[in-house]
A computed fold for a 1494-nucleotide RNA from an uncultured bacterium, annotated as small-subunit ribosomal RNA. The prediction has a mean pLDDT of 85.
RNA sequence: AGAGUUUGAUCCUGGCUCAGAUUGAACGCUGGCGGCAUGCCUUACACAUGCAAGUCGAACGGUAACAGCUCUUCGGAGGCUGACGAGUGGCGAACGGGUGAGUAAUACAUCGGAACGUGCCCGAUCGUGGGGGAUAACGGAGCGAAAGCUUUGCUAAUACCGCAUACGAUCUACGGAUGAAAGCAGGGGACCCUCGGGCCUUGCGCGAAUGGAGCGGCCGAUGGCAGAUUAGGUAGUUGGUGGGAUAAAAGCUUACCAAGCCGACGAUCUGUAGCUGGUCUGAGAGGACGACCAGCCACACUGGGACUGAGACACGGCCCAGACUCCUACGGGAGGCAGCAGUGGGGAAUAUUGGACAAUGGGCGAAAGCCUGAUCCAGCCAUGCCGCGUGUGUGAAGAAGGUCUUCGGAUUGUAAAGCACUUUAAGUUGGGAGGAAGGGUUGUAGAUUAAUACUCUGCAAUUUUGACGUUACCGACAGAAUAAGCACCGGCUAACUCUGUGCCAGCAGCCGCGGUAAUACAGAGGGUGCAAGCGUUAAUCGGAAUUACUGGGCGUAAAGCGCGCGUAGGUGGUUUGUUAAGUUGGAUGUGAAAUCCCCGGGCUCAACCUGGGAACUGCAUUCAAAACUGACUGACUAGAGUAUGGUAGAGGGUGGUGGAAUUUCCUGUGUAGCGGUGAAAUGCGUAGAUAUAGGAAGGAACACCAGUGGCGAAGGCGACCACCUGGACUAAUACUGACACUGAGGUGCGAAAGCGUGGGGAGCAAACAGGAUUAGAUACCCUGGUAGUCCACGCCGUAAACGAUGAAUGUUAGCCGUCGGGCAGUUGACUGUUCGGUGGCGCAGCUAACGCAUUAAACAUUCCGCCUGGGGAGUACGGUCGCAAGAUUAAAACUCAAAGGAAUUGACGGGGGCCCGCACAAGCGGUGGAGCAUGUGGUUUAAUUCGAAGCAACGCGAAGAACCUUACCAGGCCUUGACAUCCAAUGAACUUUCCAGAGAUGGAUUGGUGCCUUCGGGAGCAUUGAGACAGGUGCUGCAUGGCUGUCGUCAGCUCGUGUCGUGAGAUGUUGGGUUAAGUCCCGUAACGAGCGCAACCCUUGUCCUUAGUUACCAGCACGUAAUGGUGGGCACUCUAAGGAGACUGCCGGUGACAAACCGGAGGAAGGUGGGGAUGACGUCAAGUCAUCAUGGCCCUUACGGGCUGGGCUACACACGUGCUACAAUGGUGGUGACAGUGGGCAGCGAGACAGCGAUGUCGAGCUAAUCUCCAAAAGCCAUCUCAGUUCGGAUUGCACUCUGCAACUCGAGUGCAUGAAGUUGGAAUCGCUAGUAAUCGCAGAUCAGCAUGCUGCGGUGAAUACGUUCCCGGGCCUUGUACACACCGCCCGUCACACCAUGGGAGUUGGUCUUACCCGACGGCGCUGCGCCAACCGCAAGGAGGCAGGCGACCACGGUAGGGUCAGCGACUGGGGUGAAGUGGUAACAAGGUAACC
Repeated sequence: AGAGUUUGAUCCUGGCUCAGAUUGAACGCUGGCGGCAUGCCUUACACAUGCAAGUCGAACGGUAACAGCUCUUCGGAGGCUGACGAGUGGCGAACGGGUGAGUAAUACAUCGGAACGUGCCCGAUCGUGGGGGAUAACGGAGCGAAAGCUUUGCUAAUACCGCAUACGAUCUACGGAUGAAAGCAGGGGACCCUCGGGCCUUGCGCGAAUGGAGCGGCCGAUGGCAGAUUAGGUAGUUGGUGGGAUAAAAGCUUACCAAGCCGACGAUCUGUAGCUGGUCUGAGAGGACGACCAGCCACACUGGGACUGAGACACGGCCCAGACUCCUACGGGAGGCAGCAGUGGGGAAUAUUGGACAAUGGGCGAAAGCCUGAUCCAGCCAUGCCGCGUGUGUGAAGAAGGUCUUCGGAUUGUAAAGCACUUUAAGUUGGGAGGAAGGGUUGUAGAUUAAUACUCUGCAAUUUUGACGUUACCGACAGAAUAAGCACCGGCUAACUCUGUGCCAGCAGCCGCGGUAAUACAGAGGGUGCAAGCGUUAAUCGGAAUUACUGGGCGUAAAGCGCGCGUAGGUGGUUUGUUAAGUUGGAUGUGAAAUCCCCGGGCUCAACCUGGGAACUGCAUUCAAAACUGACUGACUAGAGUAUGGUAGAGGGUGGUGGAAUUUCCUGUGUAGCGGUGAAAUGCGUAGAUAUAGGAAGGAACACCAGUGGCGAAGGCGACCACCUGGACUAAUACUGACACUGAGGUGCGAAAGCGUGGGGAGCAAACAGGAUUAGAUACCCUGGUAGUCCACGCCGUAAACGAUGAAUGUUAGCCGUCGGGCAGUUGACUGUUCGGUGGCGCAGCUAACGCAUUAAACAUUCCGCCUGGGGAGUACGGUCGCAAGAUUAAAACUCAAAGGAAUUGACGGGGGCCCGCACAAGCGGUGGAGCAUGUGGUUUAAUUCGAAGCAACGCGAAGAACCUUACCAGGCCUUGACAUCCAAUGAACUUUCCAGAGAUGGAUUGGUGCCUUCGGGAGCAUUGAGACAGGUGCUGCAUGGCUGUCGUCAGCUCGUGUCGUGAGAUGUUGGGUUAAGUCCCGUAACGAGCGCAACCCUUGUCCUUAGUUACCAGCACGUAAUGGUGGGCACUCUAAGGAGACUGCCGGUGACAAACCGGAGGAAGGUGGGGAUGACGUCAAGUCAUCAUGGCCCUUACGGGCUGGGCUACACACGUGCUACAAUGGUGGUGACAGUGGGCAGCGAGACAGCGAUGUCGAGCUAAUCUCCAAAAGCCAUCUCAGUUCGGAUUGCACUCUGCAACUCGAGUGCAUGAAGUUGGAAUCGCUAGUAAUCGCAGAUCAGCAUGCUGCGGUGAAUACGUUCCCGGGCCUUGUACACACCGCCCGUCACACCAUGGGAGUUGGUCUUACCCGACGGCGCUGCGCCAACCGCAAGGAGGCAGGCGACCACGGUAGGGUCAGCGACUGGGGUGAAGUGGUAACAAGGUAACC
């Protein structure tokens, strides 16, 4: 520090996800040791049991228990001593410990303030005199189950009450008045004594007042959550005066008076929450959190209340009410773990009913001491952090085993074993610190004092105190001995193979894996990472600049309010002076400690602990500065405004006027149609339409001018005239003197449609009706037609209200138009210049790109509005507005991993342009109809083997299924096999014959002993045996190679370098011409190159040279009935080798001086001469595992291998390709001329003979330019005369021929006989542009035999092409795109089904808040003074005072009635989302077939 994921690819926007750190965690697997920490986050749920706050006899009366002592009548007695239960009294119990329910401020943090209190403690001052009456305990009586209570009698105090005295106390009318105390202990020389003591002294205590420290109470400012779908709140409310209350200020309370106070800088309400130091994260700013530790607050079963006290409205106190639990004799009582342990419950989840007061602290005490679940320790838990170990070295036969394998090996792996060592930790054993300071006793010195007592302090000696603890630590012993797992291995992300599985089982953080070769599932081997842990889940921050202060945006991605005016607010021109709020600097105080950071120190290190420093970025006070901002003040004129003269304009409002056109009505003329459409029909018209002429009525809109012209803030504004009226611009001077900009709320304007009331209504026209179209057509088209459109008044308040671009100001190259003014050039034309508008292009700059570019989307400033993934949804609920329609404000659950912008390359379009092709057209001939042949589908079958499937399967694989082939079926057989290699044994190999059987096969039988040799043996062949293996036309062409088809012989497909672009990519390859061609030329940020095109190759057409046998024969001979038959010849034909020739080379024209095209000459051939071979990059998961090869899978007495027979030849039917025909351009008969390619020895076979013939017999010649197949046919001549025929030949019968082991299933041919359909073929469709179509025959491959097929060959030999509108296919350019599996694409909404969340909903249940009223516990307060009463006053009566009463107000719980709000449930219902291949349509994306959208 980034990465993955939208796309075919790219850039951007944007979300989702990951890698990091962390945790009071939990779960899964695993688990050796130690140190240091942490440990109910959930039910502030309920709690059994034990403990957690006591202490003081030096305050008191005392003596229940224990010990001692004394006395004793031995029963006991004596508080005498140590001590002490219970009680009175004092102090403490308000601390310590727990929890976080409540609380958004009565809290907390920081900084201040004044009107207060304060036990214990400290300093200093004064005092501590003298009296009194009770009461617990205890004794007696009584009640009760208990808790406990009542009554009576006695008694003490540092308990209680007066009196005296009294100050810096309190009150005051300033004269004065009021207010206190307590003693206890130790010691003691005099003196006194009632023998108790007094008295003195020391210590402690007590009272009054005072100062301090620390603590507490109160007030203020500032700061820290969310919601405006909470906008108004408040009556003690805000203030004043008087009274009261309090420790104290104050509406704290009360009476009266006033009507204030808080709030958009967010009051009130609602939700949530203890706050902070800090913790986690982060570079920081921030964000999240508030366990442990520390400070503060609040609470103590729930609610209320006070008492006591220095302090509480009190966790282990009291009273009342309530809920719950327990005891009960049913009458009554008791209780409060959010103290420490522990239990139940809840929960994913959190420990021992431990030890000790040794240490640190706290309470009481004079002290010893007692108490202390505070605390210190131990126990449990890998919960976290830190440290250590599970061995070390050597060791290659690279062991065995495992895994993989290309079978060679590789890997596990120096890993193990083996050998040599070590002993941390654990274990056994022995030793052994520190945490201890104090306390007691004794001695001694000092203080105090009258005192060598006492007491206190210091020192010394001695004694004593450790829970932890079998401590830490150190030594010894033994032995590698006791100690490794977890997750992951497709990418992100380090780490790969095999097997199993087969869209199943499963995985998954995101993208996504799995449908028979899964590095993604499961297992294994191996590897990677971390390690006593490792993973998962949950949660926080980070990455996320994805809320942007640091640090984002708004033309098209989400995002500028439809537009003005303007309030608050924010911001604001030049300059003087003052001030010092902001700002800057210094100082001071504070910012607790801990934490973080730095430097040290202590545990062997570390974690941890600890000393010091820095820091705590803050707040407050104070001093100073005066640049900038603010405030005040004085001035200025550049911003803004006013006055004056002009100018343009569909700016607005009102009233009037005008012509053209449509329609209707009237009249005339006139006659059969009009109208409308793609074509029609509905409609109108003989009752006279349409058309035409004249006239009238009425409403609406204003042609031309008219213009990227004008005006307006926007919406918007268009005939002409008048009136009223707003704004803008320009020119020149004068004036005001910052008066400005923006603008939350607010307010006004605001197209169309719509609504209300009243008019109006010509045309147009939702709805509606009819006619068409259509599968349907609730549409598009047509004929009609109502609201509405128009006017007046009032609503609505929205639009793709758009420049998809808020307003204002300034700055920043230009060029070209246009509108309105001014100035200059003498007027004008025109030119220049300036101000204001409105357009086009374009530089810098900006932008993701497109693009914007002085009218910014550039550079800056100010202010406002808005955005934060897609869907759900601009929806629901609530509020506001509206007559309604609806508008505005505006969510969530749930769901997806995308949605989106711009640009790129393709593909596509019922987009465009250019061009080509037997593509159409023009022609010729077919197919589709018939019969047959052949292939396919289907059906049938035991089997009808398999493959091929639009073009590009179907006379295709198959250049030839009777057996074989053959792969299929039935039956009968074989199992190392028909075939290959290896081993062993035997035997030469081989061969004759016979039997059984359908044959395979089985049995028997005859002959035969071979070749090479270094003599050891070897090679070949055969049989048998064992196992390795063979074998498979079994599956997968979607695992493959190779080969092939197709687009297409179409003209394309690419690369290097350069350039352009952020990039995908572009350029080149586009453009202008031209070509069959990306062929060539020109132009050109391209220049070149490659594969294709063309050419080179073969063949054919002309000529030449060479060579002439088997070909040929002109001339010369010979010969024949005749023939190159013979001699001879190589001239010709021909053969087969090599050359020549054709190149737009020449001429003319066109063209751009090009390429090229047109015409011509010459030439055998002319513009590629004809034909062939040749097939770019690629597409179709095209075809083939059955040519062959091959991975994987499958079979192995069978899915392998022989054999016989059958099948591939079936046959209601459908299709493709062909043959033959339907006839006279023909049939039949006769005649007999002219080819070429090819083939031939298991062959072609002349010729002769036989047969009607197929053919047979004999057989010359020929291994072929020699012999032979071999007859070419169409042709020509005759005849037939339009008919199912002398056409046509299917079918069938009989008789034959040939091949072959064998023609039944199932061959071909011959002869005779038979003589079907068919009279030119519907829709539709195919081929062909010249030696072509058509027509005619011939040959060959395969092959024993079998061709209408296939491949070739020659003979005869046409017609037509105007042209490119249309159909099909293709090429190039361009355009649109929501397509990229690429239009056979994508995609929308309803309906049906399932599931999910949600709105409404008659109601119902519960919570919470609130109003009014009722009730009114405890309690204190006020009033009262019936009853009762120790202290004081009084001789007494009585009084003061008190207790318990009575009354009143307040008030908790509770109740009644109503309201607000929140949540749960709810028949039914609304839409939404998701779901595998449902239904019926086709709305959108291309001109999406009616452009789309608001």
The sequence is in RNAcentral, with records from ENA.